[in-house]
Molecule: c-di-GMP-I riboswitch aptamer
Organism: Geobacteraceae bacterium
RNA sequence: CUUUGCUCAGAGCAAACCGCGGGAAACCGAGGGACGCAGAGCCACGAGGCUACAUUUGACAGGAUGUGCCCUGGAAAAUCGUCAUUCCCAGACGAGGCCGUCGCUGUUUGAUACGCCAGUCGAGCCGCCAAA
Numbered sequence: 001c002u003u004u005g006c007u008c009a010g011a012g013c014a015a016a017c018c019g020c021g022g023g024a025a026a027c028c029g030a031g032g033g034a035c036g037c038a039g040a041g042c043c044a045c046g047a048g049g050c051u052a053c054a055u056u057u058g059a060c061a062g063g064a065u066g067u068g069c070c071c072u073g074g075a076a077a078a079u080c081g082u083c084a085u086u087c088c089c090a091g092a093c094g095a096g097g098c099c100g101u102c103g104c105u106g107u108u109u110g111a112u113a114c115g116c117c118a119g120u121c122g123a124g125c126c127g128c129c130a131a132a
Base pairs, nucleotide, nucleotide: 002132003131004130005129012037013036017032018031020029021028022027035119041125042124045122046121047120048117049116050115055111056110058108059107060106061105062104063102064101065100066099068098069097070096079095080094081093082092083091
């Protein structure tokens, strides 16, 4: 220097889970705890995965809104109530229903990384011991 992790030595890290803290979440920090790890050290550059606050898409509900519609009559007429109109004119107010509009609110479906994962793989950086 190269390859390897069979052997030696001293160490190191710490999955699940638990409670504490941070975060919308994914997840992270420190403590306990060990499933494992010879790079389970560092790094989100490539592939992959996770999450979706905000943004956006549709649905539903509510709210607001409209010269909108709900009457086509013959002695009183609008879906309901109260009233006006005795003539060729088809109304007023309130309530309700239908339809439309609205980045006003809530719930929810989908999309999305600018968030995250190095204990998924690859690239890059640094490094312990031993054997051949």